[in-house]
Background:
This is a predicted structure of a 350-nucleotide part of an RNA (small-subunit ribosomal RNA, central domain) from Populus x sibirica. The full RNA is in RNAcentral, with records from SILVA. It matches the Rfam family "Bacterial small subunit ribosomal RNA".
Context: one part of a larger RNA
RNA sequence: UUGGGCAUAAAACGUAUGUAGGUGGCUUUUUAAGUCUAUUGUCAAAUCUCAGGGCUCAAACCUUGACAAGAGGUAGAAAUUGCCAAACUAGAGUAUGGAAAGGGCAAAGGAAAUUUCUGGUAGAGCGAUGAAAUGCAUAGAGAUUAAAAAUAACACCAACGAUAAAAGCACUCUACUAGGCCAACAUUGACACUGAGAGAUAAAAGCUAAGGGAGAGAAUAUGAUUAGAUAUCCCAAUAGUCUUAGUCGUAAAUGAUGGAUACUAGGUGUUGUGUGUAUUGACCUAUACAGUGUUGUAGCUAACUCAUGAAGUAUCUCGCCUAAGGAGUAUGUUUGCAAGAAUGAAACUC
Numbered sequence: 001u002u003g004g005g006c007a008u009a010a011a012a013c014g015u016a017u018g019u020a021g022g023u024g025g026c027u028u029u030u031u032a033a034g035u036c037u038a039u040u041g042u043c044a045a046a047u048c049u050c051a052g053g054g055c056u057c058a059a060a061c062c063u064u065g066a067c068a069a070g071a072g073g074u075a076g077a078a079a080u081u082g083c084c085a086a087a088c089u090a091g092a093g094u095a096u097g098g099a100a101a102g103g104g105c106a107a108a109g110g111a112a113a114u115u116u117c118u119g120g121u122a123g124a125g126c127g128a129u130g131a132a133a134u135g136c137a138u139a140g141a142g143a144u145u146a147a148a149a150a151u152a153a154c155a156c157c158a159a160c161g162a163u164a165a166a167a168g169c170a171c172u173c174u175a176c177u178a179g180g181c182c183a184a185c186a187u188u189g190a191c192a193c194u195g196a197g198a199g200a201u202a203a204a205a206g207c208u209a210a211g212g213g214a215g216a217g218a219a220u221a222u223g224a225u226u227a228g229a230u231a232u233c234c235c236a237a238u239a240g241u242c243u244u245a246g247u248c249g250u251a252a253a254u255g256a257u258g259g260a261u262a263c264u265a266g267g268u269g270u271u272g273u274g275u276g277u278a279u280u281g282a283c284c285u286a287u288a289c290a291g292u293g294u295u296g297u298a299g300c301u302a303a304c305u306c307a308u309g310a311a312g313u314a315u316c317u318c319g320c321c322u323a324a325g326g327a328g329u330a331u332g333u334u335u336g337c338a339a340g341a342a343u344g345a346a347a348c349u350c
Base pairs, nucleotide, nucleotide: 004321005320006319008303014201015200017198021194022193023192025088027086028085031082033081034080035077036076037075038074039073040072042070049066050065051063052062053061091191092188093187094186096183097182098181103177104176106174108172109171110154114150115149116148118146119145120144121143125136126135163168206247207246208245209244210243211242215241220236223233258317259316260315261314262313263312266295267294268293269292270291271290272289273288274287275286276285299306324349325348332343333342334341335340
């Protein structure tokens, strides 16, 4: 290399968009590049293989003996792939109608809790823990009551539910706006799938600048515990957590399962939309499409399991893997303000 794999053993890029490339529906036509057939010359000799021959046999030797494959020329075949031209509607778009949704972004409004502050009442403890202490408190705490301010997060509804490419997304209302689904079947007529590079997006933490800072809270400093206690527990508390503008580009970024298409028993929930039945109506009941659960047959699997949303049966395409450590390290390069990130070995050991 051929081959074999990637849920859990090594291995699916965090995610989608998309360039080159690869692959591509149905019917007819052209052509003959791929493909196939015939023929022709060629591939020095020796060697190799096969056939035959003679040295007693073998090896070696001999034969103007032979074959295959390759590349070239010529002539043909036209099913299939490609090419040319024309047409089609089942893929894919667009338009029409409909309902659903924590999809995105911006503005406005809301209630409860917490803390702080101010006033009143009241007068000795409060708080913490396994138990305590540090801590707060007669300079009036804690408790209770009234007013005010600030910040973050949005109880119930809430579900195994909705939605988004993923990250994610939930108080209420409004403006703008993306996507999906269903129905009928108008329109374009293969416009499709995947996708190296590339650009985009990407939780938390971190970084830069300006604000903000209620609660909880890395670091830090006390008090305990303990043989010790750089921890667990407690009293405090800074950065950060929040907003705006940038940056970083990583996560057990998980369904540990790349994307697309087709096919292959059922049962039972649930969400959206439709049709029939039923009815005053809602339920009920039957059924179709699109999601989302659960159980299970064939099949698959090392097993566990998966099982029409496959890990089954097939096709196309991209990424990745090849014993364990050394090591996601060294070196170089790219990138970043930095922290780091991306790419990524070997010696050696076993």